[in-house]
RNA sequence: GGGCGAUUAGCUCAGUGGUAGAGCGCUUGCUUCACACGCAAGAGGCCGCUGGUUCGAUACCAGCAUCGCCCA
Numbered sequence: 001g002g003g004c005g006a007u008u009a010g011c012u013c014a015g016u017g018g019u020a021g022a023g024c025g026c027u028u029g030c031u032u033c034a035c036a037c038g039c040a041a042g043a044g045g046c047c048g049c050u051g052g053u054u055c056g057a058u059a060c061c062a063g064c065a066u067c068g069c070c071c072a
Base pairs, nucleotide, nucleotide: 001071002070003069004068005067006066007065010024011023012022013021018055026042027041028040029039030038048064049063050062051061052060
C1' cells in the first nucleotide's frame, strides 16, 4: 500500500427500515447470626463519526476513524 471483517449497556455479544435486548457485572430490598447462593425490583446505551437514500436509518449506501486477520 491492497483485500476482508468488526465497531450496539461497565464486559461478552444478539438484533430488526418504525426511536433497542440478553448473559455476566452494578445498586436496593428480602432471606441469613454473617457471607455466599437464591428471590424481587432498579439504574445504565449519542447503536464509532460525518454525509447520502427514505415519510422514517442502529439497520441500506459513501467517506473517515479505531481494532483484528490475510496478501504484498
Molecule: transfer RNA
Organism: Nitrospirota bacterium